[in-house]
Molecule: c-di-GMP-I riboswitch aptamer
Organism: soil metagenome
RNA sequence: GAUAACGGCAAACCCGUCGUGAGGCGGGGACGCAAAGCCACGAGACCGCCUUGAGCGGUCGGUCGGGUUACCGAA
Numbered sequence: 001g002a003u004a005a006c007g008g009c010a011a012a013c014c015c016g017u018c019g020u021g022a023g024g025c026g027g028g029g030a031c032g033c034a035a036a037g038c039c040a041c042g043a044g045a046c047c048g049c050c051u052u053g054a055g056c057g058g059u060c061g062g063u064c065g066g067g068u069u070a071c072c073g074a075a
Base pairs, nucleotide, nucleotide: 001072008033009032013028014027015026016025017024018023031062037068038067039066041065042064043063044060045059046058047057048056049055
């Protein structure tokens, strides 16, 4: 970051499954994405518990920031 090329990922929703739950995984399916690859470090949102505390534990990377790796090579 292109009216390029090779490609890649996969929202909502549906089915199955795990979980108290947020949500995760597999299949289908594409709203979109130049990192929509990876990492819970910071912020934020969400869930559970409770002694309701400025608490404890968890989830979200397609909420943002940050770190790190990768394809192409026009301007």